[in-house]
A computed fold for a 112-nucleotide RNA from Sporosarcina sp. P32b, annotated as SAM riboswitch aptamer (S box leader).
The prediction has a mean pLDDT of 80.
The source organism's lineage runs through Bacteria, Bacillota, Bacilli, Caryophanaceae and Sporosarcina.
The sequence was found by an Rfam model in a public genome assembly.
RNA sequence: AUCUUAUCAAGAGAAGCCGAGGGACUGGCCCGACGACGCUUCAGCAACCAGCCAUUUUGGCAAGGUGCUACUUCCAGCAGUCUGUCAAAUUGGCACUCUGAAAAGAUGAGAG
Numbered sequence: 001a002u003c004u005u006a007u008c009a010a011g012a013g014a015a016g017c018c019g020a021g022g023g024a025c026u027g028g029c030c031c032g033a034c035g036a037c038g039c040u041u042c043a044g045c046a047a048c049c050a051g052c053c054a055u056u057u058u059g060g061c062a063a064g065g066u067g068c069u070a071c072u073u074c075c076a077g078c079a080g081u082c083u084g085u086c087a088a089a090u091u092g093g094c095a096c097u098c099u100g101a102a103a104a105g106a107u108g109a110g111a112g
Stems, first nucleotide, its partner, number of pairs: 002111007013042005021031003025077004043069003048065002051061004073104001078100003083095005
């Protein structure tokens, strides 16, 4: 890297170093020399796996392995849908609302 599966509206930041981009991609909207992003240390959040206890397919304890600590996965992207509007009008464009076990992505666990 690939496949399967669960979750993704909650929660949780300081210091030091570095120095220009960053929020995966595209569009939008944001963050960023009042130093972002990244790295290190410390702190914290959560509880997927492992552990312990009870139980029976769930609950509790704790925090070892991960993960996470701007913005709902920042919003949209695919399909459907409410409303409005435009047009040479059984249709289509634009704006907007809502839904989804859609796509894409992230993380855990498992497989190979």